This is a predicted structure of a 92-nucleotide RNA (c-di-GMP-I riboswitch aptamer) from Marinobacterium aestuarii. Model confidence (mean pLDDT): 84 of 100. RNAcentral records the identical sequence in 2 taxa. The RNAcentral record of the sequence draws on Rfam and Ribocentre.

Parts: sequence; C1' cells; structure tokens
RNA sequence: GACAAAGGCAAAGCCUGAGUAAUCAGGCGGCGCAAAGUUACGGGUCCUUGUUUGUGUUUUCAAAUGCGAAUCAGGAUCGCCGGACCGCCGAA
Repeated sequence: GACAAAGGCAAAGCCUGAGUAAUCAGGCGGCGCAAAGUUACGGGUCCUUGUUUGUGUUUUCAAAUGCGAAUCAGGAUCGCCGGACCGCCGAA
C1' cells in the first nucleotide's frame, strides 16, 4: 500500500460437540480483512462462583426463589484498541 501477481484468512447464519455462562472447536457458508498471523502484556467490553445489599413473589414466618446493584476472585474476547514477535509482493 497498487483496478498488480501468487496466495491466505473466514463475518452472520445453520448442523454437531464442549462449557453454568461469556465463549470455543469441527463441518457447510462468505460479511469482509495488507496482518482478520501469533501472543491475554496494557486498556476496554462480556460471563460466572462467593460475599454484601435493594426489591418482588411464595409461604410452614423461617426459608425458598426471580430481578437489580456493589465487591473479591476466576474465566472469555486479538474480526474492540494499543504493545511485542513472525510474515507474502514490490508499483506510485
């Protein structure tokens, strides 16, 4: 970073499987990508257990349960951004 060349990757969706979940893997598929290669190092976002707390419902009045908030810890996301590392071609 080219109306170049050789290639590469593979969104959403569907099927199967794993996981509480976020999500991931394989197959089909192709939205797009000059790093849409690798890496959770920094930030962002997402999920969950525990604890605390607000509120509703049930009812044997002590519990169960739904929704929300805060927080510790753990997990996910590289096609959210940045960093690090590796890489094809060689026009302007």